[in-house]
RNA sequence: UCUGCUCCGGGGGAUGGAGUUCCCCAUAACCGCCGUCGUGGCUGAUGACUCCUGCACCGCC
Numbered sequence: 001u002c003u004g005c006u007c008c009g010g011g012g013g014a015u016g017g018a019g020u021u022c023c024c025c026a027u028a029a030c031c032g033c034c035g036u037c038g039u040g041g042c043u044g045a046u047g048a049c050u051c052c053u054g055c056a057c058c059g060c061c
Base pairs, nucleotide, nucleotide: 010025011024012023013022016052017051018050019049020048021047032042033041034040
C1' cells in the first nucleotide's frame, strides 16, 4: 500500500418526524414519471406498513 474476513458503528431508498421491517452503499448508495419533447401532462410527505405534522379535495357545524 492492496485484498479478504470478523466485530462495532455510519450513510441512502423523488419534500418533515417517529416506530417496525426490507433493500442498497463506502472512489458510493440516492437525486419521480409520461410525452407529440411544447414554459405539455401526472402521482406521492412511506422502499413497504403504522402513527404524527404539513398540504390537497369533499361534506357538516